C1' cells in the first nucleotide's frame, strides 16, 4: 500500500465482497506448564441456607449464662455482684461509609469554567469561656392478663453522661441607631454604646477523659449560571403557577419552592412540545490524521433497593441488611391474625450460545466503636474453579545417506518425494518425578523489662503475632526421559497430485466449483500458515475519498428547483481615521488519579508493576498587538439605480376590420356515378349526388413574406388597423452613493389534456358505430362520430416544463456569419455595442464532446445525488370539486443497474458489386409401374451409423453361405492368431469309425531328424490377450460446408488513457486486397494469378505391334507380303499468346472498347490445387488412440434365420404415356478401357441364354458388336404394333447350395400411365439434350447406382426492380451463445415479505369527575398532664382505587391490494433494426 466481481474486449460511474486491528465474547476439534488479568451482556427474573454492622460496664440499673472466689452444709446443695466477665435493657457513637445494580433519567443528570455578598457541616485542629443548684419520670427486674405465634396490655418499684426546671453568660441572636471603610447591584466588613432572649454531665486510679457556648480552619456536601453533551419535522406550535411584580408562609439557604393579589407575559424553525432510544465521564477499540464506534473490569459523579407515597431520627437519609401506608408475590397459622424484600458475599432455580467455591484469614491495608487490651468486618488479603485475554517456558541438541522400511505419485527393470526425517552414535536436563532445605511480605505494631527527662513522649533489649503456605526460590539425584495439534491449499491467498462421486453427495467470503479424465465435493500422500492452541459465528473500526471540514459530484452514468419576484440568512466596491468583538502573542489558573507516551528502575525475561516527565490539542482569567473580518460614525465613485435623445421587436391586454380555404342552405346547369384503398367494402347518390355556376350564412386557422431571424423570466408569441402598457439596447451628459448578488419558508406567473358554470360549434377528431386486414385485431387502414378542441370567468399545477447544462460578477488565443443601433462624405473599415449561430486553440472531460452564449480559470449564494428494484409506492400530513399534484418510508430481494467509445454480427436501413440468384430459354421433378435409400411400423432378430442446406442410388466400388455386426440353437474356457519360460510327451497332420444339423466329443490306424549336444512338432501349465462394447462432448488422421468466396493477418512507425484504429479507408479498375493514382504510413507473408496435367495449332527426334502417298507382289477382298517413314498416329522434347502491335476513351496511370496478324485474344477450354477460420459439423464401425467397462463372456466356434418384412411416407433414379415415335430390313463412323482362376476368335448346332474352346494373346500385334445416324419399308392417333408392370409355364448358367433370397432366356399373360396440382431442380457451348461404349467390386448378381469414354448436337440472357447467397463502405442497436439473438405484459403453480380491512386483544402517557391511607403543616383541643404539651377531631394536600371519553403505540383478523422470487406451464409479440403503425414523456 491494495485486490476480485458487470462487458467479447475497454475506459468510466457504482454498488457487493476480501485481506488488517479488536472483544467482559460463544462454539468445534485439540491440550504440557508458569506468570498476570478478567469472569450473568440474557429476567432491576423469583429466592431455599449461613455469613455480610456493630460496640462501650472507664455512662447506669444490674447479675440470665460461664469462670473463680467467700460463707452456710459431711455431701448433693443453697446463698453472697465479692472478682473476672456479661445476655437482655437505658443511655452514648456508629448504622447517609464501605459493597451491588444500571431499571428510570436526553436532565443544570453528566462534563467543563466559574459564582454564593444567598448556606450548612458530627467526629478532627487552634482559641476563648463556663461546668452551680433542683425536680419528675421510665425501660429492666418483680407480679397479673390478653394471644397458636407475633407481639401486647395493667400494677408496684428503680438508675443514669436519658428528661426536666432554676441560676450565671457574650465575640452567639434578635431590636433600632451611630461612625468608619470596601464592593458590579441587592450589599458587605469593622467598630462603639443601650434593652432583650438563650447553655452544661457526669465518671475517676485524682493524672486525666467527658460536657456546654462562641470565634476560626480543614474536611464533606447544598444552590445558582455560561458552554457542551442522541434519533426523528411522515412531531409545529408548547404554556394558567404558566412569566413577572407585590406580600406573606417555609427551607441550612436563593428562588412560584408554597399561597393570596395584580399584570399578561414565556418558549419556538439557532427546533419549543411531543415520540422513541440511552445513566455520563476519565477511558476503551480503530484510524495517517480528521473522526467513527464504545462506556465490561479500574477510578470519579448520578440514580435506585420487591412496586408506589410518605415523613421520623439524626451534623448528615427522606435512609439496600431502618419506621408506616398502599399493591402485588411468596412463607406461617389454632383462620382470629402475623412474617419477608440477595440489583452485599457464596448458593439455587429459571431465563440462555454463555460467564466460577454455599472456601480461608482478620497476618497486612482500611473502616466502626472503646482510654486501651480487644471486638466486629464476605470491605480487603488469599486460596478454588475455567487455555477468557496478555505474556514466558517445553515438548530436545550436534552427527548421521546405501538417500534403509513402509506409504504416496510417475514416463514404472526405473525415477521422484516423505527425508537427516528415523534407526544410530554423542551431548543437555529448563520442564516432570523423588528428597533435602527454605523466604520476605512483620513495623515506625502490641504487651513486659530498663534509661533519659516533666504527666507524656524520646531511646534501647529481649519477647509475641503469617490466611496464603512447608507455597515461591535452592540445592541433590534420575533419565530424551513425561509433552502437538488446528485449519487451509481454483483466483483474491501462502500451499498440487491421486482414487471416489457424476448438477447426485455436497462446498462457498466474492467470483463461482459439481452433469465419467474435479489442484474448488469426500479420503489419501504431499505442502502452506500458525501453534498451546487453531479455526468458525457474532459485533466494532478500517480498507470506503462509499456523506468527501481535511477530502466528492450534478450535459449524457444518480443528481440543477418550470420560471420569476421576494422576507430572514448568507456574502459583498475604492480610501482614510478610531475602537478592540473575532483573529494573533505572552502570562496566570485549571484541566483528579489511573490510562496512552518517554526516560530509569523492580520481578531469571515478558506480560505485570514502581518512580520521574512531558503531554492532556479544551475552559477560564489577565495584558499587549491590529494586517484582515465585524461594529458605530464621517466621505469617495468604478457596482447599482435615476433623469435626457433616439431605435428595435409576431412582447402582452383590449376592441375593431379583411380575404382565401372548408362546410352548409337557397336556386340554376348537367348525369350516372361518386368517394375511399395496397386492393377493397361501409358511406352519399336517379327523391339527381360528385361536377360546376350564383347568392348567402357559419365557425375557426391566418398560404405567401418566413429565416441557424426577431421579442420574452419561462411557459410562449405570426393577418391588418387603433388605444393602454412592459421590456431591451444605443448615444451623451447630470444626479443619487454600495442603494449589489443570492435566496430557505412564502408569493405571483405556468403548454396540452382535465374539471365547473354560460356560450359557441365550420373543420378536425378521444370515446363509440360500421367496413376491411388478421389465426385473432378490443390496433395499425376506411367511411361516420360525441365530449373536447374555439370565446368569457373560475380551478388544476403538472410535460424528455430540454441547452436533459440554476443565478450573478471577474478573467482567459482565433476566425467566419447574421440582427438592431453608433461612430463615419463613404460601396472603404483588422472600429465599437448588445443578441443569434457555425469552426477552432490553450484547458477540461470516463469518451462524445465543451471551448469569450463554457462541461476553461476563480469567487459569492441557492437547489439536488449517494447501487438496482421494491417505488415515486404504502402510511401519514397538506392541497383540490374531482382527476389528481406535493412530501415521502420499510420490510424484501439482486451482484449488478449503468455511461461513453470498440471489434463483430444482425436490420422487414441505404450505397456500390457479384453469382444459372432472378430475369430470358431448353430439359427435368412432384402424378403412373418398377429399382433403390430412409422413416414409420412389425420381428426372435428386422445389427450399427449418416438426419435443414453440408442425412436419405451415402459407409456399401457389390448381404444366397462367408461378409456380419443381429437373432435362435449347439458346444470351448490361454482361448481362433503370435511370442516367452517350464513341464512332461513323439507326435501333429493323415485318411477312417460312431454319434451330432454342424462345431464339437468320444475311439481305434499309421507316425519324427539327430552329428546324441539338440532340432522340430503339438499337448499341458504361468505370463502377456480378446471385445464392431460406451464416449466423435477426452483425441490424431482424414472429410463435409461456408466457398476457388476474395478475403485473413504481421513488423516497424503514427493516433487514441484504453479495447483498438490507421496500414486493408477515399478515386479509378479488375475474376481478383488484381492493378493504378491519392494517403501517417512504409513494408511483408498466407490466400488471388503463375508455376503442375489434359485439350486446340505447329515443328523437331523416334518408326513397332501403329500407318500406307510413292514403287513392287499376292488375290475374290483384305498394309496381306517386300519395301517405305511422306501422312495419320503414337510419345518426348521445343515453339507459341505476352493487352505483344494499331486506333479510340480514361488523370499523360492502371485499365476498357474495337483492330489487324494468328490454330488460338484478352485468366483460349477443361482439371488439380481450398487462407484465417465457422459448425463440440461427421466418422472411437476404416485405422490409431486416452479413460471407463466386460474376462466359463459384452470374447471365439458352428448350424439355421435375419439385414430382403409390409397398412403406410418421404428422396434419389429408371422406363413410360408416343409418330422428332414403334417395329422388321439394309448399311456407316468412335473414344477410353480390361483380359491367364482370365478375353476368347473360327466352327457347330440350338429360337434363345448358350455350346465350344484355337496354330491367337500377359497384348497399339490376339480378343472384346458402338448405338443413335442414314436409305428405303410399314404402323395412322387407338390404352394402340405406344407402355412394359405383374403372373403362369418351360429353360440355361455361376455356385457346396439359387426356398426364403440370384441374374439371363423363350413362349404365353399385358396393370397403372395419354405428360403430371401447389411447388422445385439442373444448365450459358461442344455446354443442355440425346445414343451407346468401357471399368471397378464381382463365382455369380438383384447395376436402372458410381465413375470414365466417344458420336449427335441446341434455344437463349433485355438487365439487376425482386428471390436466394456471398463481397466491400456506411447507419443504428438494449444482440456478442451474436436476430434460430434479446425481451415485455396477464393468467396458471408454489413459497416470502408487506399496504388496506368490519373488528379484536395488549401497552405506556395524559385529561375530567367522584373516592382517599400513612404522613407533614395548619386549627381545634370539654379528654389527660402542675406545667410543657399530648391524645382525640376537623381542614388542604397525595400514592392508591374507581369511572367517562379521547389520543397514540404494538399485536393479531374473514377477505382483499399490489409486490418480489422460483430450470424447461399458456396467451400473445410491447419494446431493441425504420423491430415491421419510429421511440419516448
Nucleotide at each position: 500500500a491494495g485486490a476480485g466481481u458487470u462487458u467479447g474486449a475497454u475506459c468510466c460511474u457504482g454498488g457487493c465482497u476480501c485481506a488488517g486491528g479488536a472483544u467482559g465474547a460463544a462454539c468445534g476439534c485439540u491440550a504440557g506448564c508458569g506468570g498476570c488479568a478478567g469472569g450473568c451482556c440474557u429476567a432491576a427474573c423469583a429466592c431455599a441456607u449461613g455469613c455480610a454492622a456493630g460496640u462501650c460496664g472507664a455512662g447506669g440499673g444490674g447479675u440470665a449464662g460461664c469462670a473463680g472466689g467467700g460463707u452456710a452444709g459431711c455431701a448433693a446443695u443453697a446463698u453472697c455482684g465479692c472478682u473476672g466477665a456479661c445476655g437482655a435493657c437505658c443511655g452514648g457513637c456508629g448504622c447517609a461509609c464501605g459493597g451491588g445494580u444500571g431499571a428510570g433519567u436526553a436532565a443544570c443528570g453528566c462534563g467543563u469554567a466559574u459564582g454564593c455578598a444567598a448556606c450548612c457541616u458530627a467526629c478532627c485542629u487552634u482559641u476563648a469561656a463556663c461546668u452551680g443548684g433542683g425536680g419528675a419520670a421510665u425501660a429492666g427486674c418483680u407480679u397479673c392478663g390478653a394471644g397458636a405465634a407475633a407481639u401486647c396490655g395493667g400494677a408496684a418499684u428503680u438508675a443514669a453522661u436519658a428528661c426536666u426546671c432554676c441560676a450565671u453568660a457574650a465575640u452567639a441572636u434578635c431590636a433600632a441607631a451611630g461612625u468608619a471603610u470596601c464592593g458590579c447591584a441587592u450589599g458587605g466588613u469593622a467598630u462603639u454604646a443601650u434593652g432583650a432572649u438563650u447553655a452544661a454531665a457526669a465518671c475517676u486510679c485524682c493524672g486525666g477523659u467527658g460536657g456546654u457556648u462562641a470565634c476560626a480552619g480543614a474536611u464533606g456536601g447544598g444552590c445558582a449560571u455560561g458552554c457542551g453533551u442522541g434519533u426523528c419535522a411522515u412531531u409545529a406550535g408548547c404554556u394558567a403557577g404558566u412569566u413577572g411584580g407585590u406580600a406573606a408562609g417555609g427551607u441550612a439557604a436563593c428562588g412560584g419552592c408554597u399561597u393570596a393579589c395584580c399584570a399578561a407575559g414565556g418558549c419556538u424553525a439557532c427546533g419549543a412540545u411531543g415520540a422513541c432510544u440511552a445513566g455520563g465521564g476519565g477511558u476503551u477499540c480503530u484510524g495517517a490524521g480528521a473522526g467513527g464506534a464504545u462506556g465490561a473490569c479500574c477510578c470519579c459523579c448520578c440514580a435506585c433497593a420487591c412496586u408506589g407515597g410518605u415523613a421520623c431520627u439524626g451534623a448528615g437519609a427522606c435512609a439496600c441488611g431502618g419506621a408506616c401506608c398502599a399493591g402485588a408475590c411468596u412463607c406461617c397459622u389454632a383462620c382470629g391474625g402475623g412474617a419477608g424484600g440477595c440489583a452485599g458475599c457464596a448458593g439455587u432455580g429459571a431465563g440462555g450460545a454463555a460467564u466460577a467455591u454455599u472456601g480461608g484469614u482478620c497476618a497486612a491495608u482500611g473502616g466502626c466503636c472503646g482510654g486501651a487490651a480487644g471486638g466486629c468486618u464476605g470491605a480487603a488479603c488469599c486460596a478454588g474453579c475455567c487455555a477468557u485475554c496478555c505474556c514466558g517456558c517445553g515438548u530436545g541438541c550436534a552427527g548421521g545417506a546405501u538417500g534403509a522400511c513402509g506409504g504416496c505419485c510417475c514416463u514404472a527393470u526405473g525415477g521422484g518425494u516423505u527425508g537427516u526425517a528415523a534407526a544410530c552414535u554423542g551431548c543437555u536436563u529448563u520442564u516432570g518425578u523423588a528428597c533435602c532445605u527454605g523466604a520476605a511480605g512483620a513495623a515506625u505494631a502490641g504487651g513486659c523489662c530498663c534509661a533519659a527527662c516533666g504527666a507524656g513522649u524520646u531511646g534501647g533489649g529481649a519477647u509475641u503475632u503469617g490466611c496464603c503456605g512447608g507455597u515461591a526460590g535452592u540445592g541433590u539425584a534420575u533419565g530424551a526421559a513425561u509433552a502437538a495439534g488446528c485449519a487451509u491449499c481454483g483466483g483474491c491467498u501462502a500451499a498440487c497430485u491421486c482414487c471416489g462421486u457424476g448438477c447426485c453427495a455436497g462446498c462457498a467470503g466474492c467470483c463461482g466449483c459439481g452433469g465419467u479424465a474435479a489442484u474448488a465435493c469426500g479420503g489419501a500422500g504431499g505442502a502452506u500458515g500458525c501453534g498451546a492452541g487453531c479455526g468458525u459465528u457474532a459485533u466494532c473500526c478500517g480498507g470506503a475519498u462509499u456523506c468527501a471540514u481535511u477530502g466528492g459530484g450534478u450535459u449524457u452514468a444518480a443528481a440543477g428547483g418550470g420560471u420569476g419576484c421576494g422576507c430572514a440568512g448568507g456574502u459583498g466596491g475604492g480610501a482614510a481615521a478610531a475602537u478592540a468583538a473575532g483573529u494573533c502573542a505572552g502570562u496566570g489558573g485549571u484541566g483528579a488519579a489511573a490510562u496512552a507516551c518517554u526516560g530509569c528502575c523492580g520481578c531469571u525475561u515478558a506480560a505485570c508493576g514502581g518512580u520521574a516527565g512531558a503531554a492532556u490539542u479544551g475552559c477560564c482569567a489577565u495584558u499587549g498587538a491590529u494586517a484582515c473580518u465585524g461594529a458605530a460614525a464621517a466621505g469617495c465613485u468604478u457596482g447599482a439605480g435615476u433623469a435626457c435623445a433616439a431605435u428595435u421587436g409576431a412582447g402582452g391586454u383590449a376592441a375593431g376590420c379583411g380575404g382565401a380555404a372548408u362546410g352548409u342552405g337557397u336556386a340554376g346547369u348537367g348525369u350516372a356515378g361518386c368517394g375511399g384503398u395496397g386492393a377493397a367494402a361501409u358511406g352519399c347518390u336517379u327523391a339527381g349526388a360528385u361536377a360546376u355556376u350564383a347568392c348567402a350564412c357559419a365557425g375557426a386557422a391566418c398560404a405567401c413574406c418566413g429565416a441557424u431571424u426577431g421579442c420574452g423570466a419561462a411557459g410562449g408569441c405570426a393577418g391588418c388597423u387603433u388605444a393602454c402598457u412592459a421590456a431591451a439596447c444605443u448615444g451623451a451628459u447630470a444626479c443619487u452613493g454600495a442603494c449589489g448578488c443570492u435566496g430557505a419558508u412564502g408569493c405571483a406567473c405556468g403548454a396540452a389534456a382535465g374539471c365547473g358554470u354560460g356560450g359557441g360549434g365550420a373543420g378536425c377528431g378521444a370515446a363509440c358505430a360500421g367496413g376491411a386486414u388478421u389465426a385473432g385485431a378490443u390496433a395499425c387502414c376506411c367511411u361516420g362520430g360525441u365530449a373536447g378542441u374555439c370565446c368569457a370567468c373560475g380551478c388544476c399545477g403538472u410535460a424528455a416544463a430540454c441547452g436533459a447544462u440554476g443565478c450573478u460578477c471577474a478573467c482567459u488565443c482565433g476566425c467566419u456569419g447574421u440582427a438592431u443601433g453608433c461612430g463615419a462624405u463613404a460601396c472603404a473599415c483588422a472600429g465599437u455595442a448588445u443578441g443569434c449561430g457555425g469552426c477552432c486553440a490553450a484547458g477540461c472531460g470516463a469518451a462524445a464532446g465543451c471551448a469569450u452564449u463554457a462541461a476553461g480559470u476563480g469567487a459569492g449564494c441557492c437547489a439536488c445525488c449517494u447501487g438496482g428494484g421494491g417505488a415515486g409506492u404504502a402510511c401519514g400530513a397538506u392541497c383540490g370539486c374531482a382527476a389528481g399534484g406535493u412530501u415521502g418510508a420499510a420490510a424484501c430481494u439482486c451482484a449488478a443497474a449503468g455511461g461513453a467509445a470498440u471489434u463483430g454480427a444482425c436490420g422487414g436501413g441505404g450505397g456500390c458489386c457479384c453469382g444459372c440468384a432472378c430475369a430470358a430459354g431448353c430439359g427435368g421433378a412432384g402424378g403412373a409401374a418398377c429399382a433403390u435409400g430412409u422413416g414409420g411400423u412389425u420381428u426372435a432378430a428386422u445389427u450399427c451409423g449418416a438426419u435443414g442446406a453440408u442425412a436419405c442410388g451415402c459407409g456399401a466400388g457389390g448381404a444366397a453361405c462367408c461378409u456380419u455386426a443381429c437373432c435362435u440353437g449347439g458346444g470351448c474356457u490361454u482361448a481362433a492368431a503370435u511370442g516367452u519360460a517350464g513341464a512332461g510327451c513323439g507326435a501333429c497332420a493323415g485318411a477312417u469309425u460312431g454319434u451330432g444339423a454342424a462345431a464339437g466329443c468320444a475311439g481305434g490306424c499309421u507316425u519324427u531328424c539327430u552329428u546324441c549336444g539338440g532340432a522340430c512338432g503339438a499337448u499341458c501349465u504361468a505370463c502377456a490377450a480378446g471385445g464392431u462394447g460406451c464416449u466423435g462432448c477426452a483425441u490424431g488422421g482424414c472429410u463435409g460446408u461456408c466457398g476457388u468466396c476474395a478475403g485473413c493477418u504481421c513488423g516497424u512507425g503514427c493516433c487514441g488513457u484504453g479495447a483498438g484504429g490507421u496500414g486493408u479507408c477515399g478515386g479509378g479498375u479488375u475474376a481478383a486486397g488484381u492493378c493504378c493514382c491519392g494517403u501517417a504510413a512504409c513494408g511483408a507473408g498466407c490466400g488471388c494469378a503463375a508455376c503442375c496435367c489434359c485439350u486446340a495449332u505447329c515443328c523437331u527426334u523416334a518408326g513397332u505391334u501403329a500407318c500406307c502417298a510413292u514403287c513392287a507382289u499376292a488375290u475374290a477382298c483384305a498394309g496381306g507380303u517386300g519395301g517405305g517413314c511422306a501422312c495419320u498416329c503414337u510419345a518426348a522434347a521445343g515453339a507459341g499468346a505476352c493487352u505483344g502491335c494499331c486506333g479510340g476513351u480514361g488523370a499523360u496511370a492502371a485499365a476498357c472498347c474495337g483492330g489487324a496478324g494468328g490454330a488460338a485474344g484478352g485468366u483460349g477450354g477443361g482439371g488439380a490445387u481450398g487462407a484465417c477460420g465457422u459448425c463440440a459439423a461427421a466418422u472411437c464401425a476404416g485405422c490409431a488412440c486416452g479413460g471407463c467397462c466386460u474376462u466359463u463372456a459384452u470374447g471365439a466356434c458352428c448350424u439355421g434365420g435375419g439385414c430382403g418384412a409390409c397398412a403406410c411416407a418421404c428422396g434419389u433414379a429408371c422406363u413410360a404415356c408416343a409418330a422428332u415415335g414403334g417395329c422388321a430390313u439394309a448399311u456407316a463412323c468412335a473414344a477410353a478401357g480390361g483380359g491367364u482362376u482370365g478375353c476368347a476368335a473360327a466352327g457347330c448346332g440350338g429360337c434363345a441364354g448358350g455350346u465350344g474352346g484355337a496354330u491367337g494373346c500377359g497384348a497399339a500385334u490376339c480378343u472384346u458388336u458402338a448405338a443413335a445416324a442414314u436409305c428405303g419399308g410399314u404402323c395412322u392417333c387407338a390404352g394402340u404394333u405406344c407402355g412394359g408392370a405383374u403372373c403362369g409355364g418351360a429353360g440355361u448358367c455361376u455356385g457346396c447350395a439359387a426356398c426364403u433370397c440370384g441374374a439371363c432366356u423363350c413362349c404365353g399373360u399385358g396393370a397403372a400411365g395419354u405428360c403430371g396440382g401447389a411447388u422445385u431442380c439442373g444448365c450459358u457451348a461442344g455446354u443442355a439434350a440425346u445414343c451407346g461404349c468401357g471399368c471397378a467390386u464381382c463365382a455369380g448378381c438383384c447395376a436402372u447406382g458410381g465413375c470414365g469414354c466417344g458420336g449427335u448436337g441446341a434455344a437463349u440472357a433485355c438487365g439487376u426492380u425482386c428471390c436466394c447467397g456471398g463481397g466491400u463502405c456506411u447507419u443504428g442497436u438494449a444482440c456478442u451463445c451474436a436476430c434460430c439473438g434479446c425481451c415485455c405484459g396477464u393468467c396458471a403453480a408454489g413459497c416470502c415479505a408487506u399496504g388496506g380491512a368490519a373488528g379484536u386483544u395488549g401497552g405506556g402517557g395524559g385529561u375530567g369527575c367522584c373516592u382517599a391511607a400513612a404522613g407533614u403543616u395548619c386549627g381545634u383541643g370539654a379528654c389527660c398532664g402542675c406545667a410543657a404539651g399530648g391524645a382525640g377531631c376537623g381542614a388542604c394536600c397525595u400514592a392508591g382505587g374507581g369511572u367517562a371519553a379521547a389520543a397514540c403505540c404494538a399485536a393479531u383478523g374473514a377477505c382483499u391490494g399490489g409486490g418480489g422470487c422460483u430450470a424447461a406451464g399458456u396467451c400473445g409479440u410491447a419494446a431493441c433494426a425504420a423491430g415491421g403503425u419510429a421511440a419516448c414523456c
Model confidence (mean pLDDT): 83 of 100. Small-subunit ribosomal RNA from an uncultured bacterium, 1481 nucleotides, folded computationally. The sequence is in RNAcentral, with records from ENA, Greengenes and SILVA. It matches the Rfam family "Bacterial small subunit ribosomal RNA".